[in-house]
A computed fold for a 72-nucleotide RNA from a Chloroflexota bacterium, annotated as transfer RNA. The prediction has a mean pLDDT of 84. Taxonomically the source falls in Chloroflexota (Bacteria, Bacillati). The RNAcentral record of the sequence draws on ENA. Rfam family: tRNA. By type it is a transfer RNA.

RNA sequence: GGGCGUGUGGCGCAGUGGUAGCGCGUGUCGCUUACAACGACAAGGUCACAGGUUCGAGCCCUGUCACGCCCA
Numbered sequence: 001g002g003g004c005g006u007g008u009g010g011c012g013c014a015g016u017g018g019u020a021g022c023g024c025g026u027g028u029c030g031c032u033u034a035c036a037a038c039g040a041c042a043a044g045g046u047c048a049c050a051g052g053u054u055c056g057a058g059c060c061c062u063g064u065c066a067c068g069c070c071c072a
Stems, first nucleotide, its partner, number of pairs: 001071007010024004018055001026042005048064005
């Protein structure tokens, strides 16, 4: 330098163009003499960045950045 893949709550990941979700974790409450486990509720996301297409984009297109793999 070229090709491919990945980027979504604190962490690991889903998500068919039409309300952004799951598990773990965190907080509060319940239960307990107490802790854990368990149950209920809640908080937490400018979906890597910028632009475009569309009535509507996490999803499609273009560029950029970061990381990983392959080729030279």